RNA sequence: GAGUUUGAUCCUGGCUCAGAAUGAACGCUGGCGGCAUGGAUUAGGCAUGCAAGUCGAACGAGAAAGUCACUUCGGUGACAAGUACAGUGGCGAACGGGUGAGUAACACGUGAAUAAUCUGCCCCUAACUUCGGAACAACCAUUCGAAAGGAUGGCCAAUACCGGAUGUGGAGUCUAAACCGCAUGGUUUGGUACUCUAAAGAUUUAUCGGUUAGGGAUGAAUUCGCGGCCCAUUACGCUUGUUGGUGGGGUAACGGCCUACCAAGGCUAUGACGGGUAGCUGGUCUGAGAGGAUGAUCAGCCACACUGGGACUGAGACACUGCCCAGACUUCUACGGAAGGCUGCAGUCGAGAAUCUUCCGCAAUGCGCGAAAGCGUGACGGAGCAAUGCCGCGUGAGGGAGAAGGCCUUCGGGUCGUAAACCUCUGUCACAGGGGAUGAAUAAUGACAGUACCCUGAGAGGAAGCCACGGCUAACUACGUGCCAGCAGCCGCGGUAAUACGUAGGUGGCGAGCGUUAUUCGGAUUUACUGGGCGUAAAGGGUCCGCAGGGGGUUAAUUUAGUCCGGUGUGAAAGCCAACAGCUCAACCGUUGAACUGCAUCGGAUACUGGUUAACUAGAGUACAGGAGAGGAGAGUGGAAUUUCUGGUGUAGCGGUGGAAUGCGUAGAUAUCAGAAGGAACGCCAAGAGCGAAGGCAGCUCUCUGGAAUGUUACUGACCCUCAGGGACGAAAGCUAGGGGAGCGAACAGGAUUAGAUACCCUGGUAGUCCUAGCCGUAAACGGUGUAUACUCGAUGUCGGGGGAUUUGACCCCCCCGGUGUCCAAGCUAACGUGAUAAGUAUACCGCCUGGGGAGUACGGCCGCAAGGCUAAAACUCAAAGGAAUUGACGGGGGCCCGCACAAGCGGUGGAGCAUGUUGCUUAAUUCGAGGCAACGCGAAGAACCUUACCUGGGUUUGACAUAUACCUGACCGUCCUAGAAACAGGACUUUUCCUUUUAGGAACGAGUAUACAGGUGCUGCAUGGCUGUCGUCAGCUCGUGCCGUGAGGUGUUCGGUUAAGUCCGGUAACGAGCGCAACCCAUGUCAUCAGUUGCAAACAGUUCGGCUGUGGACUCUGGUGAGACUGCCCGUUUCAAGCGGGAGGAAGGCGUGGAUGACGUCAAGUCAGUAUGGCCCUUACACCCAGGGCUGCAAACGUGCUACAAUGACCGGUACAGAAGGCAGCAAUACCGCGAGGUGGAGCGAAUCCCCAAAACCGGUCCCAGUACGGAUUGGAGUCUGCAACUCGACUCCAUGAAGUCGGAAUCGCUAGUAAAGGCGUAUCAGCUACGACGCCUUGAAUACGUUCCCGGGCCUUGUACACACCGCCCGUCAAAUCAUGGAAGCUGAAUGCACCCGAAGUCGCUGUACCAACCCCUCGGGGAGGAAGGUGCCGAAGGUGUGCUCAGUAACUGGGAUUAAGUCGUAACAAGGUAGCCG
Repeated sequence: GAGUUUGAUCCUGGCUCAGAAUGAACGCUGGCGGCAUGGAUUAGGCAUGCAAGUCGAACGAGAAAGUCACUUCGGUGACAAGUACAGUGGCGAACGGGUGAGUAACACGUGAAUAAUCUGCCCCUAACUUCGGAACAACCAUUCGAAAGGAUGGCCAAUACCGGAUGUGGAGUCUAAACCGCAUGGUUUGGUACUCUAAAGAUUUAUCGGUUAGGGAUGAAUUCGCGGCCCAUUACGCUUGUUGGUGGGGUAACGGCCUACCAAGGCUAUGACGGGUAGCUGGUCUGAGAGGAUGAUCAGCCACACUGGGACUGAGACACUGCCCAGACUUCUACGGAAGGCUGCAGUCGAGAAUCUUCCGCAAUGCGCGAAAGCGUGACGGAGCAAUGCCGCGUGAGGGAGAAGGCCUUCGGGUCGUAAACCUCUGUCACAGGGGAUGAAUAAUGACAGUACCCUGAGAGGAAGCCACGGCUAACUACGUGCCAGCAGCCGCGGUAAUACGUAGGUGGCGAGCGUUAUUCGGAUUUACUGGGCGUAAAGGGUCCGCAGGGGGUUAAUUUAGUCCGGUGUGAAAGCCAACAGCUCAACCGUUGAACUGCAUCGGAUACUGGUUAACUAGAGUACAGGAGAGGAGAGUGGAAUUUCUGGUGUAGCGGUGGAAUGCGUAGAUAUCAGAAGGAACGCCAAGAGCGAAGGCAGCUCUCUGGAAUGUUACUGACCCUCAGGGACGAAAGCUAGGGGAGCGAACAGGAUUAGAUACCCUGGUAGUCCUAGCCGUAAACGGUGUAUACUCGAUGUCGGGGGAUUUGACCCCCCCGGUGUCCAAGCUAACGUGAUAAGUAUACCGCCUGGGGAGUACGGCCGCAAGGCUAAAACUCAAAGGAAUUGACGGGGGCCCGCACAAGCGGUGGAGCAUGUUGCUUAAUUCGAGGCAACGCGAAGAACCUUACCUGGGUUUGACAUAUACCUGACCGUCCUAGAAACAGGACUUUUCCUUUUAGGAACGAGUAUACAGGUGCUGCAUGGCUGUCGUCAGCUCGUGCCGUGAGGUGUUCGGUUAAGUCCGGUAACGAGCGCAACCCAUGUCAUCAGUUGCAAACAGUUCGGCUGUGGACUCUGGUGAGACUGCCCGUUUCAAGCGGGAGGAAGGCGUGGAUGACGUCAAGUCAGUAUGGCCCUUACACCCAGGGCUGCAAACGUGCUACAAUGACCGGUACAGAAGGCAGCAAUACCGCGAGGUGGAGCGAAUCCCCAAAACCGGUCCCAGUACGGAUUGGAGUCUGCAACUCGACUCCAUGAAGUCGGAAUCGCUAGUAAAGGCGUAUCAGCUACGACGCCUUGAAUACGUUCCCGGGCCUUGUACACACCGCCCGUCAAAUCAUGGAAGCUGAAUGCACCCGAAGUCGCUGUACCAACCCCUCGGGGAGGAAGGUGCCGAAGGUGUGCUCAGUAACUGGGAUUAAGUCGUAACAAGGUAGCCG
């Protein structure tokens, strides 16, 4: 920097990614070279070989093989050789090499100290190096043992050992002086002072050694300051050699280092003690830095060497390849005993994701020994193995058509791609041949190595992969798959068109590597020193007091600790950085420089901070004055009300609720009057008024008592602020004991409500509420805002005090201080908001936070009588959880308004029969679609065949239909025959056209064959276009610019009026505009005008009396053009705006009426079966043809209708009045026939001309309330018409039959005027018809609307929201299932450890020391002494054992909660007033 919470936004906040790195591992792949690196795990076990020797110039002894010579052939001698092996002695073996177990420590780093020390070999200086002596190995002999290894006796040497001498010196004791320092003290010099104390020789004669002393160098030892891990769920803690002293011992040396005695100290919140983890550092990785992580290789230090203990030797060790003991393990054994220690180099087993050769050489560098030559050296130098890392190189270069092939395709092409082939070149690496180093300083000596390097040669030949391609993140298509298989770092992909899975092509990235995994830092300002926060996101402790700690007013002096400047020492080397330089470059490496930000020390500065001293008064405090107050504690006291009791009056109810019931009451309630008792709370005053630190505090009076404010001067003189731990206070509930108990009232009981109701409501009611004493210690203990101080525009209330002005006095008014509210500026804030009572600007101190859940939980500890409180995790799990604000949607939120929405009415549906559609059932098939409103007389404006898509059966396969090519043929059409249900099959007859270059060719048309293809009412309306429904003819939906807001967005469009309307007016940070509304369009209602035929007929004339004829345009009418209506006029009302109410005129009045017209959008709404169309599927079938059947099937249910149930009627007779349509395969008149449907026949008419044309109504009559003279279903018979054909399955007519039904339960529909209701007529489709449907037309022609509380739908504003798939939303808990981690738990197991005791190895030390002993002394030569020493013994003491605690880990029957898991159960707690507001204790 990016991704990820949301519909979108801003913020908070976590998770994730891109980078760099690694001693890495794994997967795929792998050409060469250089330089590095390579057991991180089991400090697990180890076969084998090697890794420390050397010196003959310290010493004695001293072979053999072999060769030569001689030989008596047995051997001898010489050389080998003073060699090898071994021994005495010296030096080394304490270095080098390995590892990191232990160690939280003076172990390490850094800087000091040793006046508290030692130091072999090395260097310098001074002096010396004399005289003697006795042994022990080796060796020889004997001997024990399996072995390892010993025992006894004897001989002998030394630079081995011992004694004497000397004493430059040194050490000790005593003593004198000088100088110095840092406390003890140190250094130097001196004394005729006293005592003690050395030595080794070798040889080549020039050296090497030896001794004493001093100094140096090096190395070591000890001490101290400072620095670097985690846990306080390790703290009234730890400590008995502990802390100190004295004496003694011990050490190279100080010291409780050890010991005896004495004292009782010492450490700790600046973290003791305990637990966990860990070698430390230079450095390394990362980072802008500060930091964080790390401590491989290289370098410094430390520690360890099978585990534990111990000392010896030595200059140095408590010793990696030395010793002793104990233990575990392994090996040998003759069973009696022995041996061993790869965390050296190789190598092996094991465990593990994982880490190499049992190589070469001492040539170089170094180390040990030696005088040296030299010897030794798994240190080291090299080679080998491993892409483990870094670096370098190569796998070819130039030209070359756009080949084949692959992939994609819109079928045109594109791409792989100059890529290949092909042509022309080059020769790095590798290969072959030849030469051939530096490294050797040095005469000899080279493991590497015939290597690096150089020359020559041939030949493009031997040398490219891995990962990714949805976003982050560079790179896209096809196919396969179909929530499957799978992917995934996060978000997330996959349910039939997947750029996300798998494969392919292409592309991108890196390249001998590429990816993955793991880990570290970064990004993460996500622990914030640099550099964060805490009103609401996580986060202010419930409040105050207050020790330690932190911070601190003014002035002066002093000091210089902090601070600043400079110098000196140190800060190892390597590394990092810079310059230069060497390997062909680079990696790598060399030289020089810089740096090492640190520590110590010296000198200087003195502003600030600190220390000390002296002073000050502005902070703080004290005194005094008059006031305010529900501040606290105790005692007393008052009235109202409730309840109970007593008495009176009085009678049937009271009470309670949404409505009831339980309950009380005739044993007299409720009501009412009087009286009494008792407890609790204190009306009015009363006010965001007062007081208090908070919790909290309220009748009145008294007593005691705390604090604050104001005012005034005086005093003290920084006495102050904050505060971890600590202490005190701390609502309600709860607990203990004792009282008290009126009302209220958890639990409980009953009544209701309810599906249930362990609730909400009601009737009762116990704890409790009250008091006293004591616990508890928590609350949404909230201003969700810690305390203190200072500063920063204002306005306006209110409480307390004071001042001013004024007044007789007071109020009002002005000012100051303190408290308490509201509004607002700047600023701050993510926003909301806050704003002198800050959330502004600053300072000081304290508390707290670091994703959600798990969890304020478990365990541990402390407190509590208990309830419980305080402190406080982890495993696991999620990618979010969250804050504020925005737009919607929603609410059993609010306001305003509208609609046949309700209400007021009229008529229906739901009951009957029938029609029709649907479901269901049935069926071979009952084709398909439509499904709340918005499917159901819907697609279908016509299913007997056809339609037809379905079923059965029979057939066809380039096809019923289209286009094209090739070949072949000549027809096509028409007529007829055979079989058949037909399709189809077989056959007969008949039969072409045009042009030309004419036995032929071409064209048109047709048949056949073949190939491309046709065809599909097969699937997907959730891939689509188009069309349609619906909200809804609801009044809304948006845009440009401007303005506001960080932003989503807002404003405009809100507001006040008004309207049918976002209609208009006014106001207004908005001004305008668009789609909608309205208007424009059509019809209708009035008039005018034009035009009069087929229409009309007033006047005139004729008449057959019919506008029939002449005639006429006046009227009706037709259809063109116009007019008319606009709140224009009047009155009232209004903001005097829009508009509204009333009126006049007018055919019509406030949208005149009715249509057409449907904004942005919603419903993945409907339609792939109307057509179109992507993809998928079928292709002798899911295509096509035909016949028959089905779509009409019928226990049942629903929708829509028709006809009715009758008298406002039915029937009979008579008699009127329409409009709009339609008509040539048609409408059909007059006439005739038939009861009728209809038939015969055909005038007229392609139509204002002809045809089709009403019914209810009206007049007259019959019926007389009944299942009827209502109703017409059903059934029988007879017919008519259409049609190829009415069986399944048409309509109509006539005769006969005469079912249900007597007005319809719950419920529900339509309609506000020419409307409802009633009546008929027409048309499309159509051969006919199921039409009672649909679409239209006219005739007759009502009732009602108080009104907007309620139901439904909608609009606007506002409010709440945890909803946004938007309430058909979201979401909680128990139970059931599965998985996972975890707590408890009788116990069991293991590890570590404390204490007490037992046993007690080796060994030091102490005591003893008879057996024993060469050196020195004495000696009578027997011995004795000094000294040594085996052995014995004491203290300590490892491992081991016993007992008892404590800690940690593992495991466990059972058990607790937790987390997670598309579709389980029960309810519905929360989110809206969530339907009882929610929440905290």
The RNA shown here (small-subunit ribosomal RNA) has 1481 nucleotides and comes from uncultured Oligosphaera sp.
NCBI's taxonomy places the organism under Bacteria, Pseudomonadati, Lentisphaerota, Oligosphaeraceae, Oligosphaera.
The RNAcentral record of the sequence draws on ENA and SILVA.